Small-subunit ribosomal RNA from an uncultured prokaryote, 1444 nucleotides, folded computationally. Model confidence (mean pLDDT): 83 of 100. Its Rfam family is "Bacterial small subunit ribosomal RNA". The sequence is in RNAcentral, with records from ENA.
[in-house]
RNA sequence: AGAGUUUGAUCCUGGCUCAGAGCGAACGUUUGCGGCGGGCUUAACACAUGCAAGUCGAACGAGAAGCUAUCCUUCGGGGUAGUGGAAAGUGGCGCACGGGUGCGUAACACGUGGGUAAUCAACCCUUUAGACCGGGACAACCGAGGGAAACUUCGGCUAAUACCGGAUGUGGUAUCGGGAACUUCGGCUCCUGCUAAGCUCCGCAAGGGGCGCUAGAGGACGUGCUCGCGGCCCAUCAGCUUGUUGGUAGGGUAAUGGCCUACCAAGGCGAAGACGGGUAGCUGGUCUGAGAGGAUGGCCAGUCACACUGGAACUGAGACACGGUCCAGACUCCUACGGGAGGCAGCAGUGGGGAAUAUUGCGCAAUGGGCGGAAGCCUGACGCAGCCACGCCGCGUGAGCGAUGAAGGUCCUAGGAUCGUAAAGCUCUGUGGGGGGAGAAGACCUUGACGGUAUCCCUUUAGCAAGCACCGGCUAACUCCGUGCCAGCAGCCGCGGUAAUACGGAGGGUGCAAACGUUGCUCGGAAUCAUUGGGCGUAAAGCGCGCGUAGGCGGCCAAGCAAGUUGGGUGUGAAAGCCCCGGGCUCAACCUGGGAAGUGCACUCAAAACUACUUGGCUAGAAUCUCGGAGGGGGCCAGAGAAUUCCCGGUGUAGAGGUGAAAUUCGUAGAUAUCGGGAGGAAUACCAGUGGCGAAGGCGCUGGCCUGGACGAAGAUUGACGCUGAGGUGCGAAAGCGUGGGGAGCAAACAGGAUUAGAUACCCUGGUAGUCCACGCCGUAAACGAUGAGUGCUAGACGCCGGUGGAUUGACCCCGUGUCGGUGUCGCAGCUAACGCGUUAAGCACUCCGCCUGGGGAGUACGGUCGCAAGACUAAAACUCAAAGGAAUUGACGGGGGCCCGCACAAGCGGUGGAGCAUGUGGUUUAAUUCGACGCAACGCGCAGAACCUUACCUGGGUUAAAUCCUACGGAAUCCGGCCUAAAAGCUGGAGUGCCCUUCGGGGAAUGUGUGAGAAGGUGCUGCAUGGCUGUCGUCAGCUCGUGUCGUGAGAUGUUGGGUUAAGUCCCGCAACGAGCGCAACCCCUAUUGUCUGUUGCCAGCACUUCGGGUGGGAACUCAGACAAGACUGCCGGCCUAAACCGGAGGAAGGUGGGGAUGACGUCAAGUCCUCAUGGCCCUCACGUCCAGGGCUACACACGUGCUACAAUGGCUGAUACAGAGGGCUGCGAACUCGCGAGAGUAAGCUAAUCCCAAAAAGUCAGUCUCAGUUCGGAUUGGAGUCUGCAACUCGACUCCAUGAAGCUGGAAUCGCUAGUAAUCGGAGAUCAGCACGCUCCGGUGAAUACGUUCCCGGGCCUUGUACACACCGCCCGUCACACCAUGGGAGUCGGAUGCUCCAGAAGUAGUUAGCCUAACCCUCGGGAGGGCGACUACCAAGGAGUG
Repeated sequence: AGAGUUUGAUCCUGGCUCAGAGCGAACGUUUGCGGCGGGCUUAACACAUGCAAGUCGAACGAGAAGCUAUCCUUCGGGGUAGUGGAAAGUGGCGCACGGGUGCGUAACACGUGGGUAAUCAACCCUUUAGACCGGGACAACCGAGGGAAACUUCGGCUAAUACCGGAUGUGGUAUCGGGAACUUCGGCUCCUGCUAAGCUCCGCAAGGGGCGCUAGAGGACGUGCUCGCGGCCCAUCAGCUUGUUGGUAGGGUAAUGGCCUACCAAGGCGAAGACGGGUAGCUGGUCUGAGAGGAUGGCCAGUCACACUGGAACUGAGACACGGUCCAGACUCCUACGGGAGGCAGCAGUGGGGAAUAUUGCGCAAUGGGCGGAAGCCUGACGCAGCCACGCCGCGUGAGCGAUGAAGGUCCUAGGAUCGUAAAGCUCUGUGGGGGGAGAAGACCUUGACGGUAUCCCUUUAGCAAGCACCGGCUAACUCCGUGCCAGCAGCCGCGGUAAUACGGAGGGUGCAAACGUUGCUCGGAAUCAUUGGGCGUAAAGCGCGCGUAGGCGGCCAAGCAAGUUGGGUGUGAAAGCCCCGGGCUCAACCUGGGAAGUGCACUCAAAACUACUUGGCUAGAAUCUCGGAGGGGGCCAGAGAAUUCCCGGUGUAGAGGUGAAAUUCGUAGAUAUCGGGAGGAAUACCAGUGGCGAAGGCGCUGGCCUGGACGAAGAUUGACGCUGAGGUGCGAAAGCGUGGGGAGCAAACAGGAUUAGAUACCCUGGUAGUCCACGCCGUAAACGAUGAGUGCUAGACGCCGGUGGAUUGACCCCGUGUCGGUGUCGCAGCUAACGCGUUAAGCACUCCGCCUGGGGAGUACGGUCGCAAGACUAAAACUCAAAGGAAUUGACGGGGGCCCGCACAAGCGGUGGAGCAUGUGGUUUAAUUCGACGCAACGCGCAGAACCUUACCUGGGUUAAAUCCUACGGAAUCCGGCCUAAAAGCUGGAGUGCCCUUCGGGGAAUGUGUGAGAAGGUGCUGCAUGGCUGUCGUCAGCUCGUGUCGUGAGAUGUUGGGUUAAGUCCCGCAACGAGCGCAACCCCUAUUGUCUGUUGCCAGCACUUCGGGUGGGAACUCAGACAAGACUGCCGGCCUAAACCGGAGGAAGGUGGGGAUGACGUCAAGUCCUCAUGGCCCUCACGUCCAGGGCUACACACGUGCUACAAUGGCUGAUACAGAGGGCUGCGAACUCGCGAGAGUAAGCUAAUCCCAAAAAGUCAGUCUCAGUUCGGAUUGGAGUCUGCAACUCGACUCCAUGAAGCUGGAAUCGCUAGUAAUCGGAGAUCAGCACGCUCCGGUGAAUACGUUCCCGGGCCUUGUACACACCGCCCGUCACACCAUGGGAGUCGGAUGCUCCAGAAGUAGUUAGCCUAACCCUCGGGAGGGCGACUACCAAGGAGUG
């Protein structure tokens, strides 16, 4: 310090997620030791039991047990005296500290700094003065009662440092009672009233000491009150308040104060957030962070609040009191039912809750506290121990040497690699653990719970001590097996559908380590709330627009002041913590000394630049005045013409209207058309223009009246009067609403007609609100420049609108940008993610306002405000996703555009689709009908040929064939038979004896059989694991690269543009220049010619001839086949910059001459595991293999491809002519004979330019048929045959005789073809025993048409839009069905909190008191003063009622 994730890729925006640190944690796995810390975060839930606050006999009375002495004794014991001091009591001090918890509290509760002349103060310290004389009681105790108990009543006795009266009065007395002087009317001074206690020690005593006591003054510790400032959320809480705000008087308090009461006034608080609601103890600090910040407040420390819940006071220095009192309530317990008792948020502990948090331990030895003169007692504060890896820190689980790289595991390309010096083995050490011994500090005069602990010494044995998570990317670490979208994983992206580094296991590795992971939470990363440090044209985001309040900000000069600001000083900022320097535990954690820091607050001294304030001035901002021109700026009134519609009348006749085409509609009752007259409403053609005006919405005929603003040119005036603007207020298109008018046209709704699968639409015919006017609402729009307002600065060029200056006689022109204002286009710098903006900024700055913070939910719900309503404004959450989005790029796509091509259409010719048959497919059937191929690009396809074989399928019957090794045995090998069987297989007989070596026994090679190992074999699966091969787009003209340049980048450029071409073919231009694969050419056939060679081919001339190139001969010609030539836009003309194009000449051929081969980068997970090869999986007497028979040939049907036809351009009969290219020895087979024929018999020739297949057919010449289901057509069927073959039944081809079906040119639709082509005619070949209407090749005859590119299909280039990228067979929207997780509503229902109005009134305090009681003082002895109880009143908790 960043990373992953939106996309095909890119940049940006933006969210989500991760890596870090931390925790009072919990859970999972694991666990050797020690030190130091920590340990109910939840139920302030309820609590059994024990302990947690007592102490003082030196304040006081009384005095048990025990002990001593003595006496009595019934021997049990008892009495007396002394000592002793328990329990209880009076009294004093303490119990308000210490300890716990965080309910409440948003507050002077806390923090910080001040004030108290508005306070108190027990114990402690310093100091001053004093302490005299009296009195009456009450507990304990004794007696008598009540009660179960708790407890309590009555009578009697008694002491004090308990209580009371008096004296003394230094001294004190703001406030109180009485009086006086002075007075600035605030006070000040004086007189008077008022106040005490003793106990103990030493001493014979005197006296002295100590502890107390009273009243002051001062201090210290502490406390009360008060003020400034600081620190949570919600405005969907906007108004709150009647003791409320202030005053006067009084009461009350230690003390100020509405703290309380009476009276008077009507105030007080609030947008700088009152009031209300929610949450919360606050702080030092802690965690995180570079910091600023954010989060937090457990332990420790300060402070506050609370003590079962609520209320209340008493005592006291201090409480409205955790272990005190009273009352009410809830709960628990005891009870004799009458009544009582209790409060762990003290320490342990229990139940409960919970993911979760410990012992009913030891000790007062230390530190501290209470009491005491002290000894001492008390102390669950505290010191220690126990439990828990909860955290931090430290140590160990061994160290050195050790390669046969052992065994074993895992992987493997089978070689090896790895675990791995790791182990074993040898040597060494001894922390922890075990045994034995010694043994602290902590303390000072003693006293040690911890503890026989820490620590030290001796001894013992490497022996007893390593796990957890992870290994797809982020993120360090990889392989095998299992599983097969299953099981599972997952923090995000995402893995898993048969080859998973992502699941589970294993081996290996990585990380950390007595721990490691997971979960939760906080900060960080997140500049993702942005002060530091973000944004708002299109990503979320500028209010629709003005005016203006508060507020914020504000021109130039000078002076003053010192609030802000800056500097110095002082005080404070507790300790602990953090940081620095030291010290102590062996180190560390931890503890400890000192320092620094604590960014703050307060006080004070100074400075005067800036801001504020005050004062004085200035004119550059702003405003006013004079003049002028421009303008659809606004309001009102009046007028005008064109047009539509309607009404009346004339002319006139059959249609009009409307549409893509129609119909609804209007019209013979006279429409449309046309002419004349009239009515009425609305809107103002042309001018009209990125022209004008206005803040925006918006504004358009003409004239008039009223009125706002802007602008220009000159001067003059005021003197900062300015800018922005939360709330507020006004304006605000269209639609809509209310009331009343108006209503021509148009026109939601509605009706009808069409369209359509439907058509609640688009189109048509009608048509109501509305549109118009007046008044009043509404207050929203893509109210947009998607760009808030204002000011200043920063290159220009070219227009337009309004004004004005100079120059010129004047106009145009001109002005080195003449100038001001407005409105546009382009553009530099700069900015921007890019697009783009660019003096009219989205540039550079300043001021103010508004707004944004992932997508959806949602601008929705609830609440509030406004509205007549519609609705508007304000405005969430639950839940859910990992994206949503902006700009640009490359493709693909478009019923987008432009250009171009192709038998793509068109123009033609011939077909298919109808019939019969052939063939393939689907379907069906079947034991099986083997399998594959499925739009083009499957379907006469694999199959260039299924009767057996093929054959993979079915049925039935059998079985290990071939190679290798081991072992045993046999005989050579090999050949020929027989039995059985459907056949194969099996069983069996005979013949036969070889080669090499030899020690003559035998051994070996080869071969056979049997067993075993292992293997073979598989047309079994996966073409979506693959190679190879192939189809297709497409023989379409494209596809790329290097370098350079442009762009942040994906990418672009080149390859685009202008021409041209069949072509990315070529030329020109150009930030490109070159290159590669494609195109073309080079190759083959063909068209012309030449040269060479002439047999089997040829025959012009010559000769012979049986008349056949047959023979001699010839080498001319045809031909054969090798080599050459030829064609290149080369030449001419036109045109052009060029490339090219057009025309022409010559030429056999002319513009790639015709045809073929040749198929770029890639697409379709296209096809093929059944040609072959091959990974993985599967089968192994079978899914291998052999054999026979069957099947692949089935047949209600559907489709594809063909053949033959439907006839006269024909059929039939007869005669007759002309090819090319092929094939032939298991072959082609002449001729001859036989057969009607298929063919048979016999047989010549030919390994082929020699012989054969072989007849070419259409054609031509004759004849016949005469339009008919025929002399067309030939299916089907019967009979008879031929050939091939082991075998033609299922299931071959052909022949003859007979039979003679459908069919008379084919619906919708659809196919091929542009010239030697289509059409038509025959021939040959492959496969093959046989089987051809299929396929491939060959020649014969031989057309028609193409205007043209609008349309259909396919393709190429450029461009445009895109929310597509699996790429339009894309993407994607809504309803419905089902469910009810979340949210809203919902007849209602239940609970909590709280306001207001009443009722009520315990305990307590205060007041009153006519009842009752009453020791101290007074008394004239009657009583009084004072006090208490009771009663009443006021306040008031619980409780009750009603309503929010």